[in-house]
Context: one part of a larger RNA
């Protein structure tokens, strides 16, 4: 000199873009953060219309639209947070193979028949609650069986085994159309495994290792493999640092530097790991699953004392810790995601607004004229000099401010109607903005709200008066202060930077 997720002190006008618990992976009140599908299913229910009965109240039936708990499907493995652990194939890079892959795309084939349950519902019972039990009836794209077997798997090459589900539109009805279901092959995407090389400190850690190293056989897995088991052999790693200990998420990057290098890994992006601590599996294409399950531990809460409930390292917020870090805000308008045929619903992802000079950038605090120079203050050789064209005063401008008017882009889509080569395209109409009546433009008025901080002995730009008297104090280093201190305190002046300026901490 540069840099920072900074903090502290003094000061503080505006805007844009960023950024904000680095400490206790400490504990959490409250609200929200993952739902969706009625075009899979049976009920129940609301509204409207309608047929019949009835004087009426109303009852029974049908149709349409909507809603709901449940069964079922898909999604809750993404997105979001954090960095505790991890020195490891965790990461980076370059390769390799013995693998799986829902949704998506392409191609081919198929989609025949039958059945038994169960929730919701009704009845009964237990419990304070959480919830649970018994009986009865019912549906499906839930479940099971039979058939078929191209293909696939196994094979002693004879053969054996292996699937499915419907729904909607339309029609007088079928044909038909749309969408699904099953199998197989390929693609894409994602996942998994293995290997070479690379990147911390320590020898005041020198030996370490029995599933250890290899083989055979088997098991297990999507798959290779001591991954696991049995048997056999005695190997394997190590001064090119094994083993141990300490520290640490890794990278793209970022800071610095002419470079080599050194430091660092916050925001953003990729990967990994974790979800109060520890362990375990289930479901599933995918998890050993943050807002799923089970067990143990610690903690908290409810209780009728019998028993139950919970997990903010999601967004806000609270307490604590700390030098220190924000709103219990708005919206799904955009982008993206889940579900759905779609309309749409959900989305604290995200987009926005708010708070903080925390950082960077931009703008302003006026402009021109104005006295051989007011007052005041300071110094003085008492002549004068400095603050100083500075002020006052005159003219002007309007960044900004205040008030009025206009007023966005961000909107692509979606719905309706019509036409056509009706996958779809075109034309017409309607409609969708949180930010926000914001940005911006314009009109009027107004110099009006808007400058400080540090320093002045040398390094280092900038000097004098007074006070103090090795005292009080200053200080980054050298040092200064003991009666004229340019070094302490203060007044005036000056220098530097400027909405900031200093100090502290850390890195180069």
């Nucleotide at each position: 000199g540069g840099a920072u997720g900074a903090a502290u002190g003094u000061u503080g006008g505006c805007g844009g873009c960023g950024u904000g618990c680095c400490u206790g992976a400490g504990a959490u009140a409250u609200g929200c953060a993952a739902g969706u599908c009625g075009a899979g299913c049976g009920u129940c229910u609301u509204u409207u219309c309608u047929a019949c009965c009835g004087c009426a109240a109303g009852g029974u039936g049908g149709a349409a639209a909507g809603g709901u708990a449940g069964c079922g499907g898909c999604g809750g493995a993404c997105g979001g947070c954090u960095g505790a652990g991890u020195a490891a194939c965790a990461c980076g890079u370059a390769g390799g193979g013995a693998u799986c892959u829902g949704c998506c795309c392409u191609u081919g084939u198929u989609u025949g028949g039958a059945g038994g349950a169960u929730a919701g519902c009704c009845c009964c019972g237990c419990g304070a609650a959480a919830g649970c039990g018994g009986g009865g009836a019912u549906a499906a794209u839930a479940c099971u069986c039979c058939a078929u077997a191209a293909u696939g798997u196994c094979u002693u090459c004879g053969g054996a085994c292996u699937a499915a589900a419907g729904a909607g539109a339309g029609u007088a009805a079928c044909u038909u159309c749309u969408u699904g279901a099953a199998c197989a092959a390929g693609g894409a995407u994602g996942u998994u495994c293995c290997u070479g090389c690379g990147g911390c400190u320590u020898a005041u850690c020198a030996g370490g290792u029995a599933g250890u190293u290899g083989g055979u056989a088997g098991g297990g897995u999507a798959a290779u493999g001591g991954c696991c088991u049995a048997c056999c052999a005695a190997g394997c790693c190590u001064a090119u640092g094994a083993c141990g200990a300490g520290u640490a998420g890794c990278u793209g990057g970022c800071c610095u530097g002419a470079g080599a290098g050194g430091g660092u890994g916050g925001u953003c992006a990729g990967c990994c790991a974790g979800a109060g601590g520890g362990g375990c599996a289930c479901u599933g294409a995918g998890a050993u699953a943050c807002g799923g399950g089970c067990c143990c531990c610690a903690c908290u809460c409810c209780u009728a004392c019998g028993g139950g409930a919970g997990g903010c390292a999601g967004c806000a917020a609270u307490c604590a810790g700390g030098a220190a870090u924000a709103g219990u805000c708005g919206g799904c308008a955009a982008u993206g995601g889940g579900c759905g045929a779609a309309a749409g619903c959900c989305u604290g992802a995200c987009c926005g607004c708010g708070c903080g000079a925390c950082g960077c950038c931009g703008c302003g605090u006026g402009u021109a004229g104005g006295a051989a120079u007011a007052a005041g203050c300071u110094c003085u050789u008492c002549g004068g000099a400095g603050c100083g064209u500075a002020a006052a005063c005159u003219a002007c401008u309007g960044u900004g401010g205040u008030a009025g008017g206009g007023g966005a882009a961000g909107a692509a889509g979606u719905c309706c109607c019509g036409a056509c080569u009706u996958a779809g395209u075109c034309g017409g109409g309607a409609u969708u903005g949180a930010c926000g009546g914001u940005a911006c433009c314009u009109u009027a008025c107004u110099a009006g709200a808007a400058a400080g901080g540090g320093g002045c002995c040398g390094c280092u730009a900038a000097c004098u008066g007074c006070g103090u008297g090795c005292c009080a104090g200053a200080a980054g280093c050298g040092u200064c202060g003991g009666u004229a201190a340019u070094a302490c305190g203060u007044g005036g002046g000056c220098c530097c930077c400027a909405a900031a300026c200093a100090u502290u901490a850390u890195c180069c």
Overview: The part of an RNA shown here (small-subunit ribosomal RNA, 5' domain) has 508 nucleotides and comes from Candidatus Roizmanbacteria bacterium GW2011_GWA2_36_23. It matches the Rfam family "Bacterial small subunit ribosomal RNA".